[in-house]
Context: one part of a larger RNA
RNA sequence: GGUAUACGGUGGAUAUCUUGGCAGUAAGAGGCGAUGAAGGACGUUUGUAUGACGACGAUAUCUUCGGCAAGUGGUCAAACACACAUUAAGUCGGAGGUUUCCGAAUGGGGUAACCCGUUUACUGGAAACAGUAAAUACUGCAUAGUGAGUCAAGUAGCUAUGUAGAGUGAACGUAGGGAACUGAAACAUCUAAGUACCUACAGGAAAAGUAAUCAAUUGAGAUUCCGCUAGUAGCGGCGAGCGAAAGCGGAAGUGCCCAAACCAGUCAGCUUGCUGACCGGGGUUGUAGGACUUGCAUAAUGGGAUUGUGAAUAGGAGAAGUGUCUGGGAAGUCACACCAAAGAGAGUGAAAGUCUCGUAACUGAAAUUCAUAUGAACUGGCGAGUAUCCUGAGUAGGACGGGACACGAGAAACCCUGUCUGAAUCCGGGAGGACCACCUUCCAAGGCAAAAUACUACUUACUGACCGAUAGUGAACUAGUACCGUGAGGGAAAGAUGAAAAGAACCCCGAUAAGGGGAGUGAAAUAGAACUUGAAACCGUAUACUU
Numbered sequence: 001g002g003u004a005u006a007c008g009g010u011g012g013a014u015a016u017c018u019u020g021g022c023a024g025u026a027a028g029a030g031g032c033g034a035u036g037a038a039g040g041a042c043g044u045u046u047g048u049a050u051g052a053c054g055a056c057g058a059u060a061u062c063u064u065c066g067g068c069a070a071g072u073g074g075u076c077a078a079a080c081a082c083a084c085a086u087u088a089a090g091u092c093g094g095a096g097g098u099u100u101c102c103g104a105a106u107g108g109g110g111u112a113a114c115c116c117g118u119u120u121a122c123u124g125g126a127a128a129c130a131g132u133a134a135a136u137a138c139u140g141c142a143u144a145g146u147g148a149g150u151c152a153a154g155u156a157g158c159u160a161u162g163u164a165g166a167g168u169g170a171a172c173g174u175a176g177g178g179a180a181c182u183g184a185a186a187c188a189u190c191u192a193a194g195u196a197c198c199u200a201c202a203g204g205a206a207a208a209g210u211a212a213u214c215a216a217u218u219g220a221g222a223u224u225c226c227g228c229u230a231g232u233a234g235c236g237g238c239g240a241g242c243g244a245a246a247g248c249g250g251a252a253g254u255g256c257c258c259a260a261a262c263c264a265g266u267c268a269g270c271u272u273g274c275u276g277a278c279c280g281g282g283g284u285u286g287u288a289g290g291a292c293u294u295g296c297a298u299a300a301u302g303g304g305a306u307u308g309u310g311a312a313u314a315g316g317a318g319a320a321g322u323g324u325c326u327g328g329g330a331a332g333u334c335a336c337a338c339c340a341a342a343g344a345g346a347g348u349g350a351a352a353g354u355c356u357c358g359u360a361a362c363u364g365a366a367a368u369u370c371a372u373a374u375g376a377a378c379u380g381g382c383g384a385g386u387a388u389c390c391u392g393a394g395u396a397g398g399a400c401g402g403g404a405c406a407c408g409a410g411a412a413a414c415c416c417u418g419u420c421u422g423a424a425u426c427c428g429g430g431a432g433g434a435c436c437a438c439c440u441u442c443c444a445a446g447g448c449a450a451a452a453u454a455c456u457a458c459u460u461a462c463u464g465a466c467c468g469a470u471a472g473u474g475a476a477c478u479a480g481u482a483c484c485g486u487g488a489g490g491g492a493a494a495g496a497u498g499a500a501a502a503g504a505a506c507c508c509c510g511a512u513a514a515g516g517g518g519a520g521u522g523a524a525a526u527a528g529a530a531c532u533u534g535a536a537a538c539c540g541u542a543u544a545c546u547u
Stems, first nucleotide, its partner, number of pairs: 001546009015532001016496002020467002022464007029456002031168002039102003042057004046081003051076003062096007071084003107116003117136008138165009172203001173201005183190001187237001213220002224251005234242002255448003258392001262281002265278006286426001288391004292385005302378001307373007315363002321336003325332001337354002339343001345357003397421007407433001428443005483490002503531001506518004
């Protein structure tokens, strides 16, 4: 030096565990904000006694109404002191109060959490001044006042009052913009993709929506979503790829309102019998409808007062077991019982239906809110005729250029429109995939709308052939912390004594250490705080053999 065995050190794998995550299901809620939000700064939260987190705001220990209640002064975090408390403290819930400073931040400024005003009122003061309270940004709209350039003008402007907006928030939505990597085995049309991303705006959903739609000679009857149709018909350097619709079956269901003709009124203008504006009635469609003329009629519909019921936000009550044995400890063993509308679950010194908290069925609200039923006031209908009038114009359509349709200009309809043009008026007009005829079908150029659908930052309850500390969130711990970066931004590591601290009094070595040896606690201390288990690498001690 090597090998082997034993015993250690180091180390923190493994096993067991779970406070935390992940993914869902069923409900709720889907916003908050000038009555100052989201997010913060600084304070307060009895003292010893700093700090972090939580809560609160100089009223930081508030008021009130209900529930629980014998203890309480939040957690980390134990102790002592001092307080509070059945004259109800404390705690849970409803409604209020207070709510510093910054922040849309809004009196002006500013290097956020700071500086400096003005007006009015009050307080103190002889005054200067100080303090307190309220108001004081901008923009839109409405009303009123005032009022130029310029003679006039309710023209601009200015002023006052009222009202609204502003900002923020996870995904979902609509709209305006809009890539590239990539694929095509290169690459340019194409694809990726109208995706990512940016912007604006909205709602609890949004968008869409009651046919100028389809269909095909039979007909259907708004929109949305799902399953088929169908990877079909098609599109496509006919490459890569892209990719319908009708129809069928389901979910859900709901239809309405204006403009116009015509009538009444008010006002204005001037050509004095017309025009315009406003308001009310009327009216809303394609087998055309309405106005107009004429006949009959007073109910449907909408509307939501009131009242009842249910639910949410605290709770209440809630059955039934003892002994023996082992053990540190019984819930385990054995024996004999009991409850069950409760044998979900968690805890308790090992594994508990009957020990604790709960669970089933039952029960409860002063206050606030929601849902549902009821349905008061109020609102208000149906035919016949067809001479005249009305039925959405820079619109439909066309040309050129784009876009969008599954459809890349193609035979390319339909839809949108930047430029230039530009109809008809019911004897009318659009569509049916170039175009024409016939036929069929619908009525554009105004508007509104629930449900079925999408999503989950957030609240409640529950679930898991999900993870179990290198996993699961980045984060089970002071985590978006420490730390890094000028900044945008990047971004960790770190869980476990024991049933209970019973956390080792006292003695000894040592430096009044570190560390250790006794003693003691404990079932166990090789469970001693560097604390469950304690693998391997690595480092030793002892013994055996061997070089």
Annotation: The part of an RNA shown here (large-subunit ribosomal RNA, domain I) has 547 nucleotides and comes from a Halobacteriovoraceae bacterium. The RNAcentral record of the full RNA draws on ENA. Its mean pLDDT, the model's own confidence on a scale to 100, is 84. Its Rfam family is "Bacterial large subunit ribosomal RNA". Rfam links the family to the GO terms ribosome and structural constituent of ribosome.